This is a predicted structure of a 72-nucleotide RNA (transfer RNA) from a Deltaproteobacteria bacterium. Rfam family: tRNA. It is annotated as a transfer RNA. Rfam links the family to the GO term triplet codon-amino acid adaptor activity. The prediction has a mean pLDDT of 83. NCBI's taxonomy places the organism under Bacteria, Pseudomonadati, Myxococcota, Myxococcia. It was read from a public genome assembly.

RNA sequence: GCCGAUGUAGCUCAGCGGUAGAGCAGCUGAUUCGUAAUUAGCAGGCCGUAGGUUCAAGUCCCACCAUCGGCU
Numbered sequence: 001g002c003c004g005a006u007g008u009a010g011c012u013c014a015g016c017g018g019u020a021g022a023g024c025a026g027c028u029g030a031u032u033c034g035u036a037a038u039u040a041g042c043a044g045g046c047c048g049u050a051g052g053u054u055c056a057a058g059u060c061c062c063a064c065c066a067u068c069g070g071c072u
Stems, first nucleotide, its partner, number of pairs: 001071007010024004018055001026042005048064002051061002
């Protein structure tokens, strides 16, 4: 230098253009003499950045950035 993959909650990951979700972690309550476990609930995201298409974009297109892999 070229090619590809990935980027969404604190972490690991889902998400057929039409309300952003799960598990774990966190917080509160119940249960217990107490802790753990169990159980009910709550909070936590301007979806890597910036443009474009569209009535509508996490999703499609373009350019960048970061990480990983391959080629030279």